[in-house]
RNA sequence: AGAGUUUGAUUCUGGCUCAGAACGAACGCUGGCAGCGUGGAUUAGGCAUGCAAGUCGAACGAGAAUCCUUGGCUUCAAUCCUUCGGGAGCAAAGCCUUGGAGGAGAGUGGCGGAAGGGUGAGUAACGCGUGAGCAACCUGCCCUUGAGUUGGGGAUAACUCGGCGAAAGCCGGGCUAAUACCGAAUGUGGUCUCCCGACGCCUGUCGGGAUGAUUAAAGAUGGGGACCCUUCGGGGCCUGUCGCUCGGAGAGGGGCUCGCGUCCCAUCAGUUUGUUGGUGAGGUAACGGCUCACCAAGGCUACAACGGGUAGCUGGUCUGAGAGGAUGGUCAGCCACACUGGGACUGAGACACUGCCCAGACUCCUACGGGAGGCUGCAGUCGAGGAUCAUAGACAAUGCGCGAAAGCGUGAUCUUGCGACGCUGCGUGGAGGAUGACGGCCUUCGGGUUGUAAACUCCUGUCAUUUGGGAACAAUUGCGGAAGGGGUAAUACUCCUUUCGUUUGAUGGUACCAGAGGAGGAAGUCACGGCUAACUCUGUGCCAGCAGCCGCGGUAAUACAGAGGUGGCGAGCGUUGUUCGGAUUUACUGGGCGUAAAGGGUGUGUAGGUGGCUUGGUAUGUCGGGUGUGAAAGCCCACGGCUCAACCGUGGAACUGCAUUCGAAACUGCCGGGCUAGAGUGCGGGAGAGGAGAGCGGAAUUCUUGGUGUAACGGUGGAAUGUGUUGAUAUCAAGAAGAACACCGGUGGCGAAGGCGGCUCUCUGGAACGUUACUGACACUGAGGCACGAAAGUUGGGGGAGCGAACAGGAUUAGAUACCCUGGUAGUCCCAACCGUAAACGGUGUGCACUUGGUGUGGGGAGGUGUUGACCCCUCUCUGUGCCGGAGCUAACGCAUUAAGUGCACCGCCUGGGGAGUACGGCCGCAAGGCUAAAACUCAAAGAAAUUGACGGGGGCCCGCACAAGCGGAGGAGCAUGUGGCUUAAUUCGAUGCAACGCGAAGAACCUUACCAGGGCUUGACAUGCAGCUGCAAGCCACCUGAAAAGGCGGCCGCCUUCGAGGGCGCUGCACAGGUGUUGCAUGGCUGUCGUCAGUUCGUGCCGUGAGGUGUUGGGUUAAGUCCCGCAACGAACGCAACCCUUGUGUCUAGUUGCCGCCACAGGUGAUGAGCCUGUGAGCACUCUAGACAGACUGCCCGUGCAAGCGGGAGGAAGGUGGGGAUGACGUCAAGUCAGUAUGACCCUUACGCCCUGGGCUGCACACGUGCUACAAUGGCUGGUACAGAGGGACGCGAUGCCGCGAGGUGGAGCAAAUCCCCAAAACCAGCCCCAGUUCGGAUUGGAGUCUGCAACUCGACUCCAUGAAGUCGGAUUCGCUAGUAACGGCGCAUCAGCUACGGCGCCGUGAAUACGUUCCCGGGCCUUGUACACACCGCCCGUCACAUCAUGAAAGCUGUCUGCACCCGAAGUCGCUGAUCCAACCUGCAAUUCGUAGGAGGAAGGUGCCGAAGGUGUGGGUGGUGAUUGGGAUGAAGUCGUAACAAGGUA
Repeated sequence: AGAGUUUGAUUCUGGCUCAGAACGAACGCUGGCAGCGUGGAUUAGGCAUGCAAGUCGAACGAGAAUCCUUGGCUUCAAUCCUUCGGGAGCAAAGCCUUGGAGGAGAGUGGCGGAAGGGUGAGUAACGCGUGAGCAACCUGCCCUUGAGUUGGGGAUAACUCGGCGAAAGCCGGGCUAAUACCGAAUGUGGUCUCCCGACGCCUGUCGGGAUGAUUAAAGAUGGGGACCCUUCGGGGCCUGUCGCUCGGAGAGGGGCUCGCGUCCCAUCAGUUUGUUGGUGAGGUAACGGCUCACCAAGGCUACAACGGGUAGCUGGUCUGAGAGGAUGGUCAGCCACACUGGGACUGAGACACUGCCCAGACUCCUACGGGAGGCUGCAGUCGAGGAUCAUAGACAAUGCGCGAAAGCGUGAUCUUGCGACGCUGCGUGGAGGAUGACGGCCUUCGGGUUGUAAACUCCUGUCAUUUGGGAACAAUUGCGGAAGGGGUAAUACUCCUUUCGUUUGAUGGUACCAGAGGAGGAAGUCACGGCUAACUCUGUGCCAGCAGCCGCGGUAAUACAGAGGUGGCGAGCGUUGUUCGGAUUUACUGGGCGUAAAGGGUGUGUAGGUGGCUUGGUAUGUCGGGUGUGAAAGCCCACGGCUCAACCGUGGAACUGCAUUCGAAACUGCCGGGCUAGAGUGCGGGAGAGGAGAGCGGAAUUCUUGGUGUAACGGUGGAAUGUGUUGAUAUCAAGAAGAACACCGGUGGCGAAGGCGGCUCUCUGGAACGUUACUGACACUGAGGCACGAAAGUUGGGGGAGCGAACAGGAUUAGAUACCCUGGUAGUCCCAACCGUAAACGGUGUGCACUUGGUGUGGGGAGGUGUUGACCCCUCUCUGUGCCGGAGCUAACGCAUUAAGUGCACCGCCUGGGGAGUACGGCCGCAAGGCUAAAACUCAAAGAAAUUGACGGGGGCCCGCACAAGCGGAGGAGCAUGUGGCUUAAUUCGAUGCAACGCGAAGAACCUUACCAGGGCUUGACAUGCAGCUGCAAGCCACCUGAAAAGGCGGCCGCCUUCGAGGGCGCUGCACAGGUGUUGCAUGGCUGUCGUCAGUUCGUGCCGUGAGGUGUUGGGUUAAGUCCCGCAACGAACGCAACCCUUGUGUCUAGUUGCCGCCACAGGUGAUGAGCCUGUGAGCACUCUAGACAGACUGCCCGUGCAAGCGGGAGGAAGGUGGGGAUGACGUCAAGUCAGUAUGACCCUUACGCCCUGGGCUGCACACGUGCUACAAUGGCUGGUACAGAGGGACGCGAUGCCGCGAGGUGGAGCAAAUCCCCAAAACCAGCCCCAGUUCGGAUUGGAGUCUGCAACUCGACUCCAUGAAGUCGGAUUCGCUAGUAACGGCGCAUCAGCUACGGCGCCGUGAAUACGUUCCCGGGCCUUGUACACACCGCCCGUCACAUCAUGAAAGCUGUCUGCACCCGAAGUCGCUGAUCCAACCUGCAAUUCGUAGGAGGAAGGUGCCGAAGGUGUGGGUGGUGAUUGGGAUGAAGUCGUAACAAGGUA
């Protein structure tokens, strides 16, 4: 940093996709160790169990267990006494008791339970962030400071007694303490009132002073020498410490207020009644409608109120070059919440997570009466989910609460455990080692690769294992000493500082260190078609599957699956999801709008944005400096600590921000003064289909009336419907009506656009020009708003000639709800009112400025020439309107002073295609409908411009038996032949438009033969090699079985030799043979076709961003890209032509087998002649044969043309390529052929190979192609008589002769052939037939034969006799041919034993007609044009219907949720009122030893009022779900109907 993907290719636009990084992740495969982090993102769903907030005895009373102690009682070892029954009895034990120690559990009281911890439901808010303010506030504990701490009183829990209850718990009587509670005293002070001073920011603040009023407290504990009191415990007193009270001040914390910032929807545009403000009151710590009464009617809103949706905010985190975008888990700050909703109490602080009250839901207990509970603390459990851990250890450290302290508590915290969830580090070994081992895989079979990889040798010792040693985190506090200092009377005591000793470790015997042993325990995963690093084999066969995009897979898959190999990363690797990036694809940085998506239909104008020259001031923006703040952590830098790193520590930088202050004054803004270049006004003369109203005019059309006149008119491609004998059309005259205004008329004019066209008048808008008198920035743009706005359409009223949706009829057509024709209603016209849209287009918003030119045209003006003047002409200028072009711009096309160039200002609009300008909602409209305007779903494109082709029922030019002009055929008949179809055991296979079909096949009775049935063989019918047996040459001739193949059996002849053997044959076995089996879409080769058409390309140069163009186009010409000219092209190649063969003329050479004119001879005929014929000789003249050469080149002449060339002519056998042939460019059709041969791959191997017999390829309701013969008189038949060429001939051609009616037979002269043989017919002459199914025609059938062959049954050809079918010239349609051609006639040859040949290939004979011409059909060439085609018109493609699937709208309704309003009920609770009931403290009176009693003050229960949650009723609104049915939409290899669009797409 880019890449893939739209096309045949290209450039652009544009979307989709990929490569990167990240994550609280999940899933698949795999998994060695360590460190540091991290882990319920979903159901703020429900929770069993344990723990998570206590502490203080130095505030207080009481006080269990236990111990000590006083006294008593009982039982009794020992001991003593004894009547021997027993008695007394220390210690001991038990019980009771006195005092003490002890301090559990509970209680009163204090402090703390408002911190710490969790979660993100709610919240769009002063909630958060940032910066300010409070002169409007509070603050426990803490620090500091001032003053004080006097003297009294009455209760109450615990406890005890009694009672109720299942329980939770509650009630009553009695006793008692306090740092609990209540009076009183004092008042440094505080508060209220007043005065003064200073200051300030509006109320005011601060300081000082004065009178009066009001206002506090609590003790605990350590020590102590005198003195005093004492219940002998102690207390007073002194002193220390900790408390308590009233103040001041501080720190930290909190409360309130304000500026700015803080998501989406305008398909949410209006909202609000305590609402906005005021006065007064209440309330609060405090300001305030915070609350209330009264008064006023305000407040907010396009700079987004109100409403809806979503969401905790931030430091930061991820990404990014940055700007941004996304995000807010862990850590840190703030906020909110604690089952849901409401409420207050206590307190310094709460409306309180593990407090209280009420209501609700849920769960649990219950004796059914009633109660209890709240894990969004740490673990854990269920549920839901793709998914997230241990019911662990410890208070050792850090911190917090309480305490004087020891200490206690602490799921905060520190640790451990689990999870590859992440980051980081380490290891799974190192070196040597080639016969390049084995194995695997591939192979062209040679080898290559895995691969120094392994084995093997020598080493090392990280981690893990094991053994031994073994930390740091510990500093304290306390206690015991010592020293110094403070308080004090004090060497008690206590506090502070220093120091010594002692004490404390959950992690953990862990980190770390050392030893031991041994390469021993430790590698996977993904990919390998392109993007994207990495390739082969096998299997599969559009199947199975893959896929992020493009796309792979239909028999040779580097894309599926497996394997080998390779590449990447590595204890991980892939996949999925999400975010940013790439994406400049929302563009601030940094995009666009003529045609790709995109300029509003046009103007006017509000808000807003922007704004000329000069001057003074100011300081909002702007710039600079200072100050404060911008928490810590994080990022970055430096240094340092864990062996390194991750991680952590210290310091710095940064935090781009906000606030404040000082300064600057260029620019912007603001406040003033001035100016005239912008803008506007005045004046002047002109131009104009600008607008509105009224009037007038002629032409045309139709109608009416009258005249003339007669059979048609009209209409079309052609017709018909229609009109007309009741008189049309035509024509003349008169009249009526409505609408539109020819010519002028013009890329001319005017208007903002829509739009405006006969003439005149009235009213009226604007612009341009000239003048420079006036104003003095008054300007530009313009969201909303308002106005105008073609046609069609709507409403009402008129009008209605022509035209003319709908409709009717006639045509066309397969159909024709169209195009064409005849009619025709709305409408078109006018008035009034709506509608508000158009390809409302220059597809180009408005304004201003700047930037080379040329040439028209409209309007105005100035100057000049000339003129008396006008007009005309020239030049300049302002303003419109066109064309062409330069720079520049543009993807290109193109634009180009009228910009799409260069800038400024403002508005509108766009962000892939479809769905869709649609649905829903809203606004407008009478309606039609308009404006605004989505989503689900679906595709990987949709698109712009240009390029090359192809195509067009586009154009131009040209050619061809292409049409036309002709001649003869086919299509009808019979037969032959090929094909399809059918049939069959098989009818072998291939060829299928032209370019298959008398084709492969130049010849199927067997063979051929590939097919079928049956019978056989298995190294094979054929080739090569090896091994063995060794037997025998091989071969030939008989016989038996058999259909044959084959199997048996016998005979004949018997190779060579250097004697080792060799060659040949046979048998057995192994390699292999063999295959007309598949694939012509794996191939070679060959062939067909376009097409013997004139084309197809290359090198260099030039043009274009590029595909590509140029050359090869153009003007001529040609059969031709043939040649000439021109030209940014110049050359070249393959094609064309020529060179080759043949034919046509001549010359020369040669002269046998050819020839016979001349000459000679012989024979025949004739007349012994002439003549003719035959033969021979001689000869080579001619013909001919076959070789060489000549000839023709537009060379010559005339005309024409620049030339090339063309037209005509001469000469010539031949004239413009003389005729014919061979010769086939680049390519196209996946054209044909695996069955001619070759050949890859696959398949068969006692068979898909091979042999044989028989059958089939010949089968026949039918259809087609190609031919033959005919239908007759240009003929048929009979007879006579001529004339060829080219070929063939030895298993051959076969003469003369003889036989047969004939096919043929017999016979065998001659000939390996210019010698011999095979050889003409039509034609011509003569006769018959006389137009008929015939003397035409010959099929078919019967009979008799001939020939070939092993064999003519299926299934040969030919002959003779007899038979004598269809057919009388052929529908639509279609084929060949332009001269020695067509047509007609015969002859030959190949194949071949014979032949179904009427086919094919050749040959000669006779021998025409016609071509005006290129409009049309077909094919082709070149240029051009259009294109939505590019497997290229046999293309592409549209809509309905039918089927399937998907998402969505409507819908009678049903249902959930949120919410507004009205009303009802009204819990708890605050506040108010009341309070006849109740109350210890204080006061007063009475009484008085006490107890008391009455009243007051003060309070309480209860009652009541306002408010008030949940609930209820009614009525609205928003938003979901569902819904019979219904609407369109999308998608889907082969459905139906048509053919709308793309070419003039056949009606643009």

This is a predicted structure of a 1548-nucleotide RNA (small-subunit ribosomal RNA) from a metagenome. Rfam family: Bacterial small subunit ribosomal RNA. The sequence is in RNAcentral, with records from SILVA.